Record summary
The part of an RNA shown here (large-subunit ribosomal RNA, domain II) has 662 nucleotides and comes from Thraustochytrium aureum. Rfam family: Bacterial large subunit ribosomal RNA. RNAcentral holds the full RNA, with entries from ENA. It is recorded under the gene name rnl. Taxonomically the source falls in Thraustochytrium (Eukaryota, Stramenopiles, Labyrinthulomycetes, Thraustochytriidae). Model confidence (mean pLDDT): 80 of 100.
[in-house]
Context: one part of a larger RNA
RNA sequence: GCCAGAGAGUUAAUUGUAAAAGCUAUGUUUAACUUCAAAGCAAACGUAGGGAAACCGAGUCUAAAAAGGCGUUAGUUUUUAUAAUUAGACCCGAAACCAAGUGAUCUAUUCAUGAUCAAGUUGAGGGAAAAUGAAAGUUUUUCUAAGGACUGAACUCGUAUUUGUUGCAAAAAAUUGAGAUGAAUUGUGAAUAGGAGUGAAAGGCUAAUCAAACUUGGUUAUAGCUGGUUUUCUGCGAAAUCUAUUUAGGUAGAGUGUAUUUUAUUAUUUAAGGGGUAGAGCAACUAUUUAAAAAAAGGAGUCUUUUCUCACUGCUUUUAAGUAAACUUCGAAUACUUUGAAAUUAGAAAAUACAAACAGACCUUGGGUGAUAAGGUCCUAGGUCUAGAGGGAAACAGCCCAGAUUAGUUAUUAAGGCCCCAAAAUUUUACUUAAAAAUGAAGCCGCUUUAUAUUUUUGCUAUUUAGGAGGUAGGCUUGGAAGCAGCCAUCCUUUAAAGAAAGCGUAAUAGCUCAGUAAACAAAAUAUAUUGUGCUGAUAAUGUAAGGGUUUAAAGUAAAUGCCGAAAUUCUAAAAGUAAUUUUUACUUGGUAGCAGAACGUUUUGUGAUAAGUAUAAUUAGUCGUAAGAUUAAUUUUAAAAACAAAAGUGCAAAUUCUGGC
Numbered sequence: 001g002c003c004a005g006a007g008a009g010u011u012a013a014u015u016g017u018a019a020a021a022g023c024u025a026u027g028u029u030u031a032a033c034u035u036c037a038a039a040g041c042a043a044a045c046g047u048a049g050g051g052a053a054a055c056c057g058a059g060u061c062u063a064a065a066a067a068g069g070c071g072u073u074a075g076u077u078u079u080u081a082u083a084a085u086u087a088g089a090c091c092c093g094a095a096a097c098c099a100a101g102u103g104a105u106c107u108a109u110u111c112a113u114g115a116u117c118a119a120g121u122u123g124a125g126g127g128a129a130a131a132u133g134a135a136a137g138u139u140u141u142u143c144u145a146a147g148g149a150c151u152g153a154a155c156u157c158g159u160a161u162u163u164g165u166u167g168c169a170a171a172a173a174a175u176u177g178a179g180a181u182g183a184a185u186u187g188u189g190a191a192u193a194g195g196a197g198u199g200a201a202a203g204g205c206u207a208a209u210c211a212a213a214c215u216u217g218g219u220u221a222u223a224g225c226u227g228g229u230u231u232u233c234u235g236c237g238a239a240a241u242c243u244a245u246u247u248a249g250g251u252a253g254a255g256u257g258u259a260u261u262u263u264a265u266u267a268u269u270u271a272a273g274g275g276g277u278a279g280a281g282c283a284a285c286u287a288u289u290u291a292a293a294a295a296a297a298g299g300a301g302u303c304u305u306u307u308c309u310c311a312c313u314g315c316u317u318u319u320a321a322g323u324a325a326a327c328u329u330c331g332a333a334u335a336c337u338u339u340g341a342a343a344u345u346a347g348a349a350a351a352u353a354c355a356a357a358c359a360g361a362c363c364u365u366g367g368g369u370g371a372u373a374a375g376g377u378c379c380u381a382g383g384u385c386u387a388g389a390g391g392g393a394a395a396c397a398g399c400c401c402a403g404a405u406u407a408g409u410u411a412u413u414a415a416g417g418c419c420c421c422a423a424a425a426u427u428u429u430a431c432u433u434a435a436a437a438a439u440g441a442a443g444c445c446g447c448u449u450u451a452u453a454u455u456u457u458u459g460c461u462a463u464u465u466a467g468g469a470g471g472u473a474g475g476c477u478u479g480g481a482a483g484c485a486g487c488c489a490u491c492c493u494u495u496a497a498a499g500a501a502a503g504c505g506u507a508a509u510a511g512c513u514c515a516g517u518a519a520a521c522a523a524a525a526u527a528u529a530u531u532g533u534g535c536u537g538a539u540a541a542u543g544u545a546a547g548g549g550u551u552u553a554a555a556g557u558a559a560a561u562g563c564c565g566a567a568a569u570u571c572u573a574a575a576a577g578u579a580a581u582u583u584u585u586a587c588u589u590g591g592u593a594g595c596a597g598a599a600c601g602u603u604u605u606g607u608g609a610u611a612a613g614u615a616u617a618a619u620u621a622g623u624c625g626u627a628a629g630a631u632u633a634a635u636u637u638u639a640a641a642a643a644c645a646a647a648a649g650u651g652c653a654a655a656u657u658c659u660g661g662c
Stems, first nucleotide, its partner, number of pairs: 001662006011087013027045003049056002059070004090228002093225001097218006108192009117182001119151003122147001125144008155179003160175004194210001196206003231599006241254005257354007269341003272337002279330001280328002286324009297313002299310003360385005366379004390401003405574004411569002416564003419549003425561001427560006437551001443535002446533002450529006463520004469493003474488003499514001502513003575589006600651001602648006617636008
């Protein structure tokens, strides 16, 4: 991992509610005990309430009352269903706590008694002898042999690396290493124990277990936590909000769901209301911004003491523009409130019982917060998902279309599409684009639309041809300066026209153009603003990458016609629910949590009850039922079925489930 088997709302008491049954105010019913159908006048509930109470009583209480509160005859017993409470209380699951015991053959420390340490090195201290010396002493030789001494086996330990990691091994192996006469190592026997021991102290060790061992018991400890919780069909169908909480992933009341009962309204449209939001406004307040002008008051000077002159500040006023969530002279739409009326469909309210839920998500509207960031966060209104399948968006809970009772070989459409992948237009008309095809700033004499202004057959603009001169190389400067290094001036003449020169050029000249002019040609040209489209700017993370192929339309804009396209709508057939009702008709039938209803199957018991290849079981093949399931035939097998009731150890795919097999 697979298969088979096992595997989770039970039982008791009490209480509430619903349904059914019995008897019912001369009410209903027993418990114990007797005994077998009576008794159980012990007792429980009910038959009278009100008041804190005294007390009064169909009434009573409040100081009083005309006002108000609570009352003025239906209960009780049992069964079934369901919920709650108390119990292990749907099942499995802690870490823990307490009690009584068992452990020191592991290991920690200790006690008693034994054992072990190759070989080599060093040479403290001491003894003896000799030499020397006046002596103290010094020197030499020799004997001995100290040390938590040195090197290094056994032995003990475990420094580093590698292997090993389902190992040789639940701590090893190889290489390397530390101590190795000592606080050494070790055998045997013994002592100390669980809030206790022992500890050269690491919270270490106390039998592979230690921030409190192990075993058994209390014990089914407790778990607002995680996981699991077994057949079918039908009806309805949520919430993720408010308030409170030692409360925030729990719970309670409300809101929202379901079932039953009751009531008479609810929603929509219309009519009538109040408002101060959006907007607008500031000349209507408050606050405030910009520009210009005037200007109270404050200083100085002159002095005629009235004034006049000057610099700065700017109360305030005017003009022209504004701004505001905590401004308003104004002011909607929605929404909300109330009553009346009308029409249509379906809902609404209350009571009782039973819930689930109180982690929500994205999209769109109006806002707060944040950075007018976030698939951010918090409100508001709506939608979808949650609990919703189908079609579209390549794929894609929350986007667009659309709400799946069942079956079918009906047809029409929605969103979205119609060259191929791939169902349907290589459809029609007119334009645009040259960029590969969502948006994307300033810039553009890319093309383009429109408007205005100006010029133009007295010839514009562009193009071609011709000339573009003389005084003069102007003066100065300079090596040179001749239109063109620089400074000053910038006149005149000939002309159709030609600057003391707008560029290129030369060392300086030269040379080539330009301005301005004429001729040829021939009808539009220039400027500004604007429309559409395009270009540059331009830029993201696995891989080209509009889904791909490909496409110059099969791209874009503006129109037109057709077609495809869903579980939508429609057609045919069938089933169920609700309502009214005779038929029949109308409407409805997606669904998580959850509520309600109706059934199937299993085991046992009662009735049936009489029964033999019959019932049942297995395999194969059919039939019936919406389904759980039921049933027929054949083969093999061998022992009690249908039906009606009753009672449950009553249904498995899940629990890192348990047991067994493979």